[in-house]
């Protein structure tokens, strides 16, 4: 230099055009003499950034950035 993959909650990951979910973690409550475990409820996300297509974009197209891999 060229090519490819990935970017979603604090962490690990789903989702694939119709206004976003799980597990763990966190908060409150129940239970216990007190922890741990268990149960109930809850909070937390400009879906990396910009532009385009569309009635509508996390999803499609283009560009930028970052991480990883391959080739030279």
């Nucleotide at each position: 230099g060229c090519c490819g993959u990935u970017g979603u909650a604090g962490c690990u990951c789903a989702g694939u055009g119709g206004u976003a979910g799980a597990g763990c973690a966190c908060u409150u409550c129940c239970u216990u003499g007190g922890u741990a475990a268990g149960g109930a409820a809850g909070a937390g996300g400009u879906c990396u950034c910009g532009a385009g297509u569309u009635c509508a974009a996390u999803c499609c197209u283009c560009g930028a950035c970052a991480a990883c891999g391959g080739c030279u």
Model confidence (mean pLDDT): 81 of 100. A computed fold for a 72-nucleotide RNA from Bacteroidales bacterium Phil12, annotated as transfer RNA. The sequence was found in a public genome assembly. Its Rfam family is "tRNA". Rfam classes the family as a transfer RNA. Its family is annotated with triplet codon-amino acid adaptor activity in the Gene Ontology.